c-di-GMP-I-GGC riboswitch aptamer from a Deltaproteobacteria bacterium, 89 nucleotides, folded computationally. The coordinates come from a structure-prediction model, not an experiment, and the mean pLDDT is 82.
RNA sequence: CCAGAAAAAGCCAAACCCCCCGCGAGGUGGGUACGGAAAGCCGCGGGUCUCUGAAAUUUCUUGGGGUAGAGACAGCCGGGUUGCCUGGG
Numbered sequence: 001c002c003a004g005a006a007a008a009a010g011c012c013a014a015a016c017c018c019c020c021c022g023c024g025a026g027g028u029g030g031g032u033a034c035g036g037a038a039a040g041c042c043g044c045g046g047g048u049c050u051c052u053g054a055a056a057u058u059u060c061u062u063g064g065g066g067u068a069g070a071g072a073c074a075g076c077c078g079g080g081u082u083g084c085c086u087g088g089g
Stems, first nucleotide, its partner, number of pairs: 001088004011036002016031003020027002034075001040081003044078003047073006057063001
């Protein structure tokens, strides 16, 4: 540097439940374990989602729509970066 997750030592923790935080997407801690060779870290690119909500449009009420801004997801994909074990170079 490349590959792998058979072995061994380990690691993380989906959904769900409980406390707390948040308008919300969601997040912290605990239980639990679907899974993961980076399911370690980083919002850089794409994507999805949330909040506020403009114009066109519709209308008696009501709907509809989503400019622009602010956020969330790293276990959506890509990228950056660090790393245990084994094999090869």
The organism belongs to Myxococcia, within Bacteria. The RNAcentral record of the sequence draws on Ribocentre.